[in-house]
Model confidence (mean pLDDT): 84 of 100. A computed fold for a 72-nucleotide RNA from Candidatus Omnitrophica bacterium UBA2593, annotated as transfer RNA. The source organism's lineage runs through Bacteria, Pseudomonadati and Candidatus Omnitrophota. It matches the Rfam family "tRNA". It is annotated as a transfer RNA.
RNA sequence: GGGCCCAUAGCUCAGUGGUAGAGCAGCUGACUCAUAAUCAGUUGGCCGGAGGUUCAAAUCCUUCUGGGCCCA
Repeated sequence: GGGCCCAUAGCUCAGUGGUAGAGCAGCUGACUCAUAAUCAGUUGGCCGGAGGUUCAAAUCCUUCUGGGCCCA
């Protein structure tokens, strides 16, 4: 220098145009003499930034930032 992939909850990841989800973690309660485990409920995200397309964008396009891989 060239190519490809990734960025969504505290963590690991789903969601591929139509009101953002799961597991773990956290909080509350049940159970227990108590703790753990288990069970029930619940909090938490303007989807990395900017611009564009669209009635509608996490999702499509462009660019930037950060990370990873390959080629030279």